RNAcentral holds the sequence, with entries from Rfam. The RNA shown here (Lysine riboswitch aptamer) has 180 nucleotides and comes from Thermoanaerobacteraceae bacterium SP2.

């Protein structure tokens, strides 16, 4: 020098990941609310309950939103980025049922894309899960070709194919321990 183990630092994957925005776009929606006319006892809600003859549903006309959920773009932080599921305690909302948020522990997922189904959703938006498909990064094993050698083999390097693994991975480097 090499090998194994453990840790630190840096880094790669690409339609890569997350956050913020109240700017733009569509959707929500010609809906709700409000007004007029008709109408005449229902309507809303998971329940409790609430609204209703001082006029429910419904119909016609007028006027006409917003929240929420998305897309795009920009900026920021990043490469277990992060997502999802289960459990737990905490906080917030609520009359209860329950819902929401971050946190902790654990399970699964290398990454995005497409299709189908299910769930959430107002949704033909979008998201998540599952199944299938091709793609892609990486590593291991293997096959072939080429290079490296005076020649052959081994080894190493490059390219292509096949099989397989999973981010607890991979690449580079540093420290430590062990090995020889």
């Nucleotide at each position: 020098a090499g090998g194994u183990g453990c840790g630190g630092u840096a880094g790669a994957g690409g339609c890569g990941c997350g956050g913020u925005g109240u700017a733009c776009c569509a959707u929500u929606a010609g809906u709700a609310a409000c007004c007029u006319u008709u109408g005449g006892a229902g309507g809303c809600g998971g329940c409790a309950g609430c609204c209703g003859a001082u006029g429910a549903a419904a119909a016609a006309g007028g006027c006409c939103a917003a929240a929420g959920g998305g897309g795009c773009c920009a900026c920021c932080g990043c490469c277990g980025a992060a997502g999802u599921c289960c459990u737990g305690a905490u906080g917030c909302c609520g009359g209860c049922a329950g819902g929401c948020a971050g946190c902790a522990g654990g399970g699964c997922u290398g990454g995005g894309c497409c299709u189908g189904c299910a769930u959430c959703g107002a949704a033909g938006a979008g998201a998540u899960g599952c199944a299938g498909g091709a793609c892609u990064g990486u590593c291991a094993c293997u096959u072939a070709a080429g290079g490296u050698u005076c020649c052959c083999g081994a080894g190493c390097c490059u390219u292509a194919g096949g099989u397989g693994g999973a981010g607890c991975g991979c690449u580079a480097u540093c420290a430590c321990a062990c090995u020889a």